Context: one part of a larger RNA
RNA sequence: GAACGCUGGCGGCGUGCCUAAUACAUGCAAGUCGAGCGGACCUGUUUGAAGCUUGCUUCAGACAGGUUAGCGGCGGACGGGUGAGUAACACGUAGGCAACCUGCCCGCAAGACCGGGAUAACGUAGGGAAACUUACGCUAAUACCGGAUAGGGCACCUUCUCGCAUGAGAGGGUGCGGAAAGGUGGCGCAAGCUACCACUUGCGGAUGGGCCUGCGGCGCAUUAGCUAGUUGGUGGGGUAACGGCCUACCAAGGCGACGAUGCGUAGCCGACCUGAGAGGGUGACCGGCCACACUGGGACUGAGACACGGCCCAGACUCCUACGGGAGGCAGCAGUAGGGAAUUUUCCACAAUGGGCGAAAGCCUGAUGGAGCAACGCCGCGUGAACGAUGAAGGUCUUCGGAUUGUAAAGUUCUGUUGUCAGGGACGAACAAGUACCGUUCGAACAGGGCGGUACCUUGACGGUACCUGACGAGAAAGCCCCGGCUAACUACGUGCCAGCAGCCGCGGUAAUACGUAGGGGGCAAGCGUUGUCC
Numbered sequence: 001g002a003a004c005g006c007u008g009g010c011g012g013c014g015u016g017c018c019u020a021a022u023a024c025a026u027g028c029a030a031g032u033c034g035a036g037c038g039g040a041c042c043u044g045u046u047u048g049a050a051g052c053u054u055g056c057u058u059c060a061g062a063c064a065g066g067u068u069a070g071c072g073g074c075g076g077a078c079g080g081g082u083g084a085g086u087a088a089c090a091c092g093u094a095g096g097c098a099a100c101c102u103g104c105c106c107g108c109a110a111g112a113c114c115g116g117g118a119u120a121a122c123g124u125a126g127g128g129a130a131a132c133u134u135a136c137g138c139u140a141a142u143a144c145c146g147g148a149u150a151g152g153g154c155a156c157c158u159u160c161u162c163g164c165a166u167g168a169g170a171g172g173g174u175g176c177g178g179a180a181a182g183g184u185g186g187c188g189c190a191a192g193c194u195a196c197c198a199c200u201u202g203c204g205g206a207u208g209g210g211c212c213u214g215c216g217g218c219g220c221a222u223u224a225g226c227u228a229g230u231u232g233g234u235g236g237g238g239u240a241a242c243g244g245c246c247u248a249c250c251a252a253g254g255c256g257a258c259g260a261u262g263c264g265u266a267g268c269c270g271a272c273c274u275g276a277g278a279g280g281g282u283g284a285c286c287g288g289c290c291a292c293a294c295u296g297g298g299a300c301u302g303a304g305a306c307a308c309g310g311c312c313c314a315g316a317c318u319c320c321u322a323c324g325g326g327a328g329g330c331a332g333c334a335g336u337a338g339g340g341a342a343u344u345u346u347c348c349a350c351a352a353u354g355g356g357c358g359a360a361a362g363c364c365u366g367a368u369g370g371a372g373c374a375a376c377g378c379c380g381c382g383u384g385a386a387c388g389a390u391g392a393a394g395g396u397c398u399u400c401g402g403a404u405u406g407u408a409a410a411g412u413u414c415u416g417u418u419g420u421c422a423g424g425g426a427c428g429a430a431c432a433a434g435u436a437c438c439g440u441u442c443g444a445a446c447a448g449g450g451c452g453g454u455a456c457c458u459u460g461a462c463g464g465u466a467c468c469u470g471a472c473g474a475g476a477a478a479g480c481c482c483c484g485g486c487u488a489a490c491u492a493c494g495u496g497c498c499a500g501c502a503g504c505c506g507c508g509g510u511a512a513u514a515c516g517u518a519g520g521g522g523g524c525a526a527g528c529g530u531u532g533u534c535c
Base pairs, nucleotide, nucleotide: 002531003530004529005528006527009381010380011379012378013377014376015374016373017339022337023336024335026334027333028332031074032073033072036071037070039068040067041066042065043064044063045062046061047060048059049058050057051056052055081292082291083290091216092215093214094213095212096211097210100209101208105205106204107203108202109201110200111199113147114146115145116144122137123136124135125134126133127132153176154175155174156173157172158171159170160169161168162167182197183196184195185194186193187192218264219263220262225255226254227253230252231251232250233249234248235247236246237245267289268288269287270286271282272281273280274279294315295314296313297312298311317328318327319326320325345371347370348369349368353367354365355364356363357362384414385413386412387411394405395404396403397402418476419472420471421470422469423468424467428462434456435455436454437453438452439451440450441449442448479524480523481522482521483520484505485504486503490519491518492517493516494515500507501506
């Protein structure tokens, strides 16, 4: 965060499985890079050869463009969901780390030298129903490995400064150790030079995290004792890092009425509701942190995970099977079944914002932006306005005179918010890229590139929507609850302790303002009542 009953015109903004952390059909939700690499395929141009139906086909080569399975890089640790567990340094707040890490990003300094061996793809031969898989052979890299270079690290010696202790910082001297020679563009005959991107090392920053501590926030004492890795020490291991974190040995400690331990309940907070406040209650939406991802366990990779849409093992369940064996995990968005008083569309778009990858164009994005459904909530608007007394008719009551419904209706004069139709029609768009030009910077360069700017050219799901204009037309739009007192609002008839009402007091047994109906009245109003819950 409501539900139920009756009723229901519109708009804006929000909100929408609180129950079964039950089980899930189907589709989508995490990809991207060919400007890292070798192939394969397609198209076009061109050269050569062959065939000939002399302008077509095939083969081989070169160039250009495109597509991409695989290797490789980055991202799948963000974003999104849920609240099961958790009474705990999980959270909040205030601190500490002289005990720590940090991909991408920024600044500064330096560098990128010489080599090597493989392996997917592919080919051949198999196995299997499938999932998939085996052997042999070939090949590339920004994949992998070796060496050189060394301002960083470790060990030893040593000097200075400083601190709350362990210690910290700076400097000097001796022994192990990194790179992609890459990609694209430009100049050049070439060697090579150069710009950008990528790469390596060191120091620093920023951001994000890890660990430790004080204090704070719950029920039961009809839970009073708890504890053997337990408490501390030494050696060792492990970690980014301190630590019984782990291990061997030694000591016997540690916690507790200031509530240990146990049991029950519970994600915590900013906040939200209420209240004059103090307090009390709650933790939906939005934001921060934590935990979880069928159940339990484990590690791998990586800067970061013990990893929702990764891997392995076990279990339960479901599905496929040729019975040998395999596949799966909606607490992502929709949706289905079930449960329930109860909670929505198997929609549109990446136009905007943001994210991933990419030099860029761009691709992906159920994040997000929107639309749909629901009176679920809040707010706004309308259902007409003015005049209109023979106080019409009808209804109800009546003391039969009348009273009331009631200016209410009819009628007359208007208005056009909404509505219907028609015409026009957005803001949200800033870009990026491309073309031309200008300034500045790198550069040997009057190539080229980086940065900044101007002009042109373009980009909208919502949506022909909002909005504007015109026409038509009072035409299409009022209900619900109550009327004994509390508590605003009264009569008649029916019923006769019956039927029924009721929040409390209580009404009803023959004149019921309390039941039911009618007339009238009161309250609120697209809502009104009831129930639940909190103050």
A computed fold for a 535-nucleotide part of an RNA from Brevibacillus thermoruber, annotated as small-subunit ribosomal RNA, 5' domain. The prediction has a mean pLDDT of 83. NCBI's taxonomy places the organism under Bacteria, Bacillota, Caryophanales, Paenibacillaceae, Brevibacillus. The full RNA is in RNAcentral, with records from ENA and SILVA.